[in-house]
Order: sequence, then C1' cells, then structure tokens
RNA sequence: GCGGGUGUAGUUUAGUGGUAAAACAUCAGCCUUCCAAGCUGAGGUCGGGGGUUCGAUUCCCCCCACCCGCA
Repeated sequence: GCGGGUGUAGUUUAGUGGUAAAACAUCAGCCUUCCAAGCUGAGGUCGGGGGUUCGAUUCCCCCCACCCGCA
C1' cells in the first nucleotide's frame, strides 16, 4: 500500500428497515441481629460524519480504533 472482518449499557453478547434487549455488575427498597444469598424496582447504550428512506443499530459512502491475510 491492497483486501477482509469487528465496533450496541461498566462487562459479555442478542437484535437483517418500524418505540433497542438479556445476563452479570451498579444504585434503591424488602428480607436478615449483621453480612452474603434471595426477591422487587431504577438509572444507563447503537464508534464519528454524511447519504438513501415516511422511518436506519440494520442498506450505501468516508473517517477512526482494533483484529486477520497479502505485498
């Protein structure tokens, strides 16, 4: 330099055009003499920019980060 892949919550991952989700974690409450465990609830997320579309996490382009291959 060329090609390909990945990027979603603090972490690990679902979600192939129509109100973003689960588990663990965090916080609050209940329970307990206390802690842990358990139960209930809450907050928090689509890497950045642009395009297509009535509507984009999803499709297209550029950029960024990481990984793989070729040179």